Context: one part of a larger RNA
RNA sequence: CGUAGGAGAAUUGAGGGGAGUCAUCUUCAGUACGAGAGGACCGAGAUGGCUUGACCGCUGGUGCGCCAGUUGGCCUGCCCGGGCCAGAGCUGGGUAGCUACGUCAAGAAGGGAUAAGCGCUGAAAGCAUCUAAGCGCGAAGCCGACCGCAAGACAAGUUCUCCCACUCUCUUUCGAGAGAGUUAAGAUCCCAGGAAGACGACCUGGUAGAUAGACUGUGGGUGCACGCCUGGUAACAGGCGCAGCUGAACAGCCCUAAUGAUCGUACGG
Repeated sequence: CGUAGGAGAAUUGAGGGGAGUCAUCUUCAGUACGAGAGGACCGAGAUGGCUUGACCGCUGGUGCGCCAGUUGGCCUGCCCGGGCCAGAGCUGGGUAGCUACGUCAAGAAGGGAUAAGCGCUGAAAGCAUCUAAGCGCGAAGCCGACCGCAAGACAAGUUCUCCCACUCUCUUUCGAGAGAGUUAAGAUCCCAGGAAGACGACCUGGUAGAUAGACUGUGGGUGCACGCCUGGUAACAGGCGCAGCUGAACAGCCCUAAUGAUCGUACGG
């Protein structure tokens, strides 16, 4: 820009893409077959490899703004308690998120038309012949089926819902016309943000509000803070105290910040 008014949702599927795998075991059955040795088809069931997708409840990894321990040093006048530097100083753990080594699912069944092949009926050619007319079966392959994309599919589809006038001034051939102002559904910019993201895009919210931060509570993590008391010469231990601290998680709560601006129209199109 188009999709013959303007919007917001939900859809159909022309078309195009992806997937399509292999093995082992049990049963059938030690059956058919075979002198024996050996040893099935068909059908039914289970498991695994591989590949792909999704997810983080479990098991783990990571987790440089979480917690604790600790060495050497500097600073805080000293002690105590802290801060900082040394690869994040080193070490032990670890929330969210992201992840695989983890979990779940799929690669299944059924259908149609066929290939090689196997047939039925059957002449040309009194026989024979699957073929000439006609009919049936038959592949991991083909078309559908399965998974996701999809109406710019210009043949631009379908369904539902929503929206579309007043005021003032002037002119008038009284039909109306001109100018100015405001405005619909809805959308955008902007702003607060996001399990969305290179940027656009997408999603939530913008005071008629829980969008982010702060705060409060909860969960999770760490592992029992500072201080005081008691015991011990001391290192230290115990008690107050499953404490204290705590990034991303879940709620509550308007304390802080979501200020503002623009586009869009007037009717059978």
Predicted 3D model of a 269-nucleotide part of an RNA (large-subunit ribosomal RNA, domain VI) from Ktedonosporobacter rubrisoli. The source organism's lineage runs through Bacteria, Chloroflexota, Ktedonobacteria, Ktedonosporobacteraceae and Ktedonosporobacter. Its Rfam family is "Bacterial large subunit ribosomal RNA". Its mean pLDDT, the model's own confidence on a scale to 100, is 86. The RNAcentral record of the full RNA draws on ENA.